[in-house]
RNA sequence: GCUUGAUAAAGGCAAGCCUUUCGAAAGGAAGGUCACGCAAAGCCACCGGCCUACGUCUUCAGCUCCGGCUGAAGAUAGGGUAGCGGGGCUACCUGG
Repeated sequence: GCUUGAUAAAGGCAAGCCUUUCGAAAGGAAGGUCACGCAAAGCCACCGGCCUACGUCUUCAGCUCCGGCUGAAGAUAGGGUAGCGGGGCUACCUGG
């Protein structure tokens, strides 16, 4: 430098639940508890997927002081997910 990943070993992370908090939501953060799981469950939204739809757009309806306003439905990522996959970067232990 390349490579393997077990019931080993030094160690690590933490789904869920509760509280607080940010957010329109999805979801995130901190603390507590606990252990669904993880060999990159460390970091990055670049590609695909998935979640959400504040805002925006479209349609319909109602109202209107004719400027718009309200409601419903639909579309949409500038939002999110790295614990969905791919890709990029970095790293512990272990065997070769």
Description
The RNA shown here (c-di-GMP-I riboswitch aptamer) has 96 nucleotides and comes from Desulfogranum mediterraneum DSM 13871. The coordinates come from a structure-prediction model, not an experiment, and the mean pLDDT is 85.